[in-house]
RNA sequence: GGGCCUAUAGUUAAGUGGUAUAACGCCUGCAUGGCAUGCAGAAAGCGGGAGUUCGAUUCUCCCUAGGUCCACAA
Numbered sequence: 001g002g003g004c005c006u007a008u009a010g011u012u013a014a015g016u017g018g019u020a021u022a023a024c025g026c027c028u029g030c031a032u033g034g035c036a037u038g039c040a041g042a043a044a045g046c047g048g049g050a051g052u053u054c055g056a057u058u059c060u061c062c063c064u065a066g067g068u069c070c071a072c073a074a
Stems, first nucleotide, its partner, number of pairs: 001070007010024004018054001027041005047063005
C1' cells in the first nucleotide's frame, strides 16, 4: 500500500429501509425484622462525515478504530 471482516445500552448479543430488542448490571418501589430472593417500574445505545430515499442503525462513498490475509521495504 491492497483485499476481507467487525463497530448497536455499563457488559454480552439480536435486529433490520418505517417507534431499536433481550439477558446481565445500575437505580426506584413493593413483599421480608434485615439480607438474599421474587415481583413491578425507570434510566441508558446504532464509531464520525457526506450521499441516495418520503424515510437510513440498515444501501453507497470517504474517514476513524480493531482484527485478519497478501504485497513491498528493512
Molecule: transfer RNA
Organism: Parcubacteria group bacterium CG1_02_42_13